[in-house]
RNA sequence: GCCCUCAUGGCUCAGGGGUAGAGCAUUCCCUUGGUAAGGGAAAGGUCACGGGUUCAAAUCCCGUUGAGGGCU
Numbered sequence: 001g002c003c004c005u006c007a008u009g010g011c012u013c014a015g016g017g018g019u020a021g022a023g024c025a026u027u028c029c030c031u032u033g034g035u036a037a038g039g040g041a042a043a044g045g046u047c048a049c050g051g052g053u054u055c056a057a058a059u060c061c062c063g064u065u066g067a068g069g070g071c072u
Stems, first nucleotide, its partner, number of pairs: 001071007010024004018055001026042005048064005
């Protein structure tokens, strides 16, 4: 220098055009003599950044940045 993959709550990951979800973690409640486990509820995301396409973009296209891998 070229090519490929990835970037989504604190963490690990789904979702591939039509209101952003799960598990774990956090907070509150129930249960217990108390704790753990279990059950219920809540909060937490401008979907890496900029632009384009579209009635509508986390999703499609282009560029940038960052991470990982491959070739020379």